[in-house]
Small-subunit ribosomal RNA, 5' domain, 520 nucleotides, folded computationally. The full RNA is in RNAcentral, with records from ENA, Greengenes and SILVA.

Context: one part of a larger RNA
RNA sequence: GAUUGAACGCUGGUGGCAUGCUUAACACAUGCAAGUCGGGCGGUAACAUUGGAGCUUGCUCCAGAUGACGAGUGGCGGACGGGCGAGUAACGCGUAGGAAUCUGCCCAAGAGAGGGGGAUAACCAUUGGAAACGAUGGCUAAUACCGCAUGAUACCUUAGGGUCAAAGGUGGCUUCGGCUGCCGCUUUUGGAUGAGCCUGCGUUAGAUUAGCUAGAUGGUAGGGUAAAGGCCUACCAUGGCAACGAUCUAUAGCUGUUCUGAGAGGAAGAUCAGCCGCACUGGGACUGAGACACGGCCCAGACUCCUACGGGAGGCAGCAGUGGGGAAUAUUGGACAAUGGGGGCAACCCUGAUCCAGCAAUGCCACGUGUGUGAAGAAGGCCUUAGGGUUGUAAAGCACUUUCAGUAAGGAGGAAGGUUGUUAGGUUAAGAGCUAAACAAUUUGACGUUACUUACAGAAGAAGCACCGGCUAACUCCGUGCCAGCAGCCGCGGUAAUACGGAGGGUGCGAGCGUUAAUC
Numbered sequence: 001g002a003u004u005g006a007a008c009g010c011u012g013g014u015g016g017c018a019u020g021c022u023u024a025a026c027a028c029a030u031g032c033a034a035g036u037c038g039g040g041c042g043g044u045a046a047c048a049u050u051g052g053a054g055c056u057u058g059c060u061c062c063a064g065a066u067g068a069c070g071a072g073u074g075g076c077g078g079a080c081g082g083g084c085g086a087g088u089a090a091c092g093c094g095u096a097g098g099a100a101u102c103u104g105c106c107c108a109a110g111a112g113a114g115g116g117g118g119a120u121a122a123c124c125a126u127u128g129g130a131a132a133c134g135a136u137g138g139c140u141a142a143u144a145c146c147g148c149a150u151g152a153u154a155c156c157u158u159a160g161g162g163u164c165a166a167a168g169g170u171g172g173c174u175u176c177g178g179c180u181g182c183c184g185c186u187u188u189u190g191g192a193u194g195a196g197c198c199u200g201c202g203u204u205a206g207a208u209u210a211g212c213u214a215g216a217u218g219g220u221a222g223g224g225u226a227a228a229g230g231c232c233u234a235c236c237a238u239g240g241c242a243a244c245g246a247u248c249u250a251u252a253g254c255u256g257u258u259c260u261g262a263g264a265g266g267a268a269g270a271u272c273a274g275c276c277g278c279a280c281u282g283g284g285a286c287u288g289a290g291a292c293a294c295g296g297c298c299c300a301g302a303c304u305c306c307u308a309c310g311g312g313a314g315g316c317a318g319c320a321g322u323g324g325g326g327a328a329u330a331u332u333g334g335a336c337a338a339u340g341g342g343g344g345c346a347a348c349c350c351u352g353a354u355c356c357a358g359c360a361a362u363g364c365c366a367c368g369u370g371u372g373u374g375a376a377g378a379a380g381g382c383c384u385u386a387g388g389g390u391u392g393u394a395a396a397g398c399a400c401u402u403u404c405a406g407u408a409a410g411g412a413g414g415a416a417g418g419u420u421g422u423u424a425g426g427u428u429a430a431g432a433g434c435u436a437a438a439c440a441a442u443u444u445g446a447c448g449u450u451a452c453u454u455a456c457a458g459a460a461g462a463a464g465c466a467c468c469g470g471c472u473a474a475c476u477c478c479g480u481g482c483c484a485g486c487a488g489c490c491g492c493g494g495u496a497a498u499a500c501g502g503a504g505g506g507u508g509c510g511a512g513c514g515u516u517a518a519u520c
Base pairs, nucleotide, nucleotide: 001520002519003518004517006516007515008514009513010512013367014366015365016364017363018362019360020359021325026323027322028321030320031319032318035076036075037074040073041072043069044068047067048066049065050063051062052061053060054059055058083278084277085276092203093202094201095200096199097198098197101195102194106191107190108189109188110187111186112185114148116146117145123138124137125136126135127134128133154163155162156161168183169182170181171180172179173178204250205249206248211241212240213239216238217237218236219235220234221233222232223231253275254274255273256272257268258267259266260265280301281300282299283298284297303314304313305312306311331357333356334355335354339353340351341350342349343348370400371399372398373397380391381390382389383388404461406456407455408454409453410452414447417443418442419441420440421439422438423437425435426434427433464509465508466507467506468505469490470489471488475504476503477502478501479500485492486491
């Protein structure tokens, strides 16, 4: 000098864009953060509509008939998104390769969806318990579950053969035979995406850590996995690693990048992005395409809470917020309008992701706090050799302007879509229906009193901080008298201190300026 997720002191007008617990991976009150589908199903607890009944005329009752929908069953999603960096010196990460794998939804194709069965929750009844939560009996449905059939270029094979599937829902037309659209279902192949695995090289410090290792190193056989493999087991062999640093100890998430520097290099790993790991602590599996699963389950432990003492409930390293720790770090805000995600045919619902707003000079950038004129060089202050000098065109005065802030009015863009209707196209037997395109109408904005524009009034509302001995730009007076004090280094202060304190003046930067800490 540059830089910072900074803090502290003094000061503080506006806007834009960023950033904001670096410490206790400490403990957490409260609310919200993952649901959705009635176009899978049996149904109807609540609300509404419609119809009916009763009458006391505005109430009660009845009917799943309709819109819908509590609880239940079933499907998909809760493995994403969001947080944190404790652990990890490792194929964890980075980079370059590899072969023995899986992949829901999605895309392109081939083939198929025939015919049956038995249950179970909800519900009802009885019943246990303080509660959490159950138990027994009975009824019922399905895109829930299970056989049979059909089966391939799928799987197994001793090559003869053997094995494996499915589900419907909702529209339209109908001569009631059927035909047909959309969304699903089963199987196979290929793709895309995602994931698992292996290897070369690189990846902090310590030798005041020198030896380490028994599933340890390799083989055979088997098991296991989606998959290679001591991954696991039995048997056999005795190997394997290490001064090119094994083992041990300490520290640490890694990278793209960031800061600095002419570069080489050094330091860092906040925000943003990729990967990894973790979810009160330790262990375990279940379900599933995918987890050994932050807001799932089981066991153990610590802690907190409820209890009728028998037993139960919980996990903010999600967003806010609280206590604590600390030099120190924000609102218990708004909206799904946009982007994206989950579910759904869709309308739509959910979304503390996200978009916005609030707080903070924490940083960067931009703007303002007026402009011109004005010598009687006013008054006052300070200095003085008492003549004067300086503050100083500075002020006052005169003439202007109105950015920003303020008040009022107008007012984009972020809106693409959705719904309804009309036209031709595709599908189809079809002018139903469905689909996508054009046009028309209507409708959707949290921010928002938006950006921006115009009008109004008046210089009106807006400057400080540090320094002035040398390094280092900037000097005098008074006070003090090795005292009080200053100080980054050298050093100042013991009676004329440009170095302490005050004043006047000056210098530097400026909504900031200094100090401290840290890095180059």